[in-house]
Model confidence (mean pLDDT): 86 of 100. Large-subunit ribosomal RNA, domain IV from Gossypium schwendimanii, 329 nucleotides, folded computationally. The organism belongs to Gossypium, within Eukaryota. Its Rfam family is "Bacterial large subunit ribosomal RNA". Rfam links the family to the GO terms ribosome and structural constituent of ribosome. The full RNA is in RNAcentral, with records from Rfam.
Context: one part of a larger RNA
RNA sequence: CUCUCUCUAAGGAACUCAUCAAAAUAGCCCCAUAACUUCGGGAGAAGGGGUACAUUCUCACAAAGGGGGUUGUAGUGACUAGGCCCGGACGACUGUUUACCAAAAACACAGGUCUCCGCAAAGUCAUAAGACAAUGUAUGGGGGCUGACGCCUACCCAGUGUUGGAAGGUCAAGGAAGUUGGUGACCUGAUAGGGAAGCCGACGACCGAAGCUUCGGUGAAUGGCGGCAGUAACUAUAAUGGUCCUAAGGUAGUGAAAUUCCUUAUUGAGUAAAUUCUGAUCCACAAGAAAGGUGCAACGAUCUGGGCACUAUCUCGGAGAGAGGCACG
Numbered sequence: 001c002u003c004u005c006u007c008u009a010a011g012g013a014a015c016u017c018a019u020c021a022a023a024a025u026a027g028c029c030c031c032a033u034a035a036c037u038u039c040g041g042g043a044g045a046a047g048g049g050g051u052a053c054a055u056u057c058u059c060a061c062a063a064a065g066g067g068g069g070u071u072g073u074a075g076u077g078a079c080u081a082g083g084c085c086c087g088g089a090c091g092a093c094u095g096u097u098u099a100c101c102a103a104a105a106a107c108a109c110a111g112g113u114c115u116c117c118g119c120a121a122a123g124u125c126a127u128a129a130g131a132c133a134a135u136g137u138a139u140g141g142g143g144g145c146u147g148a149c150g151c152c153u154a155c156c157c158a159g160u161g162u163u164g165g166a167a168g169g170u171c172a173a174g175g176a177a178g179u180u181g182g183u184g185a186c187c188u189g190a191u192a193g194g195g196a197a198g199c200c201g202a203c204g205a206c207c208g209a210a211g212c213u214u215c216g217g218u219g220a221a222u223g224g225c226g227g228c229a230g231u232a233a234c235u236a237u238a239a240u241g242g243u244c245c246u247a248a249g250g251u252a253g254u255g256a257a258a259u260u261c262c263u264u265a266u267u268g269a270g271u272a273a274a275u276u277c278u279g280a281u282c283c284a285c286a287a288g289a290a291a292g293g294u295g296c297a298a299c300g301a302u303c304u305g306g307g308c309a310c311u312a313u314c315u316c317g318g319a320g321a322g323a324g325g326c327a328c329g
Base pairs, nucleotide, nucleotide: 001324002323003322004321005320006319007318008317010315011314014313027051028050029049030048031047036041038148052070053069055067056066057065058064071075083308084307085306086305087304088303089302090300091299095107096106111146112145113144114143115142116141117140123132124131125130149295150294151293152292155224156223159222160221161218162217163216164215165214168213169212170211174207175206178203179202180201181200182199183198186194187193226244227243228242230240254284265281266280267279268278
């Protein structure tokens, strides 16, 4: 000097991103326990008192309790052995996860809902045979989203998707009436011209599925959910009327929020003093209803604010023990 410990006057978080670390609490018995609540909890809430030894009483010799007594600073005498309370956020919960920097508000979950599938099922693997699904059969199986529970889940089907309809339009291969070119036995006296059938080509009215188009449905499908300038007898504001655009113009509840740029918004509480925290306000840059909205008891090695107790975290140092290192002797 580093590490692991012990003690420390007065103060007691003034330290710090942050009570990180340490201290404190602690067993058992008795008393006593609030808000809130899904009536189960919350709860070991909180907060008090007791605790040794010998003797005696109730009694039986145990336990428990009572009486008077003894004894220490101290009786769960060492060891062992919860700190607590009040707000807020998120996630209901127990659980799972980045083996070796993240344990969480992420994942999962019971519950909800949509959708596909009638069994030789849908779906998945495989070139195939075949296998799983399943020795199951819609109270079943696959997929998507949401995520206990309570109250709810508004408007838009124009675009994209999906689903249904079949009248019209478009439309391939293929079929095909027919048209046309070549060749051509043969005809005509003929180096030319014409030409049956067949064959080889080119076109082709008409028939012709799905798809696209078209007409409907569908939001717990993908998604979307306005602007301008006026108006009330102070001012301000605008219930109200006008106008433009749209498929429709954001409803309920929430809101400076894990979302608010301006911003330390404004205001109340808490403090002597608070960019944090909390109650409100609403002017939501850029919140909003199953990529769910909003509440919520219980739960959490989660995040965040305050308080009590406690302390070498600090004011601010000091003393001591052990281990290791280094220097000198």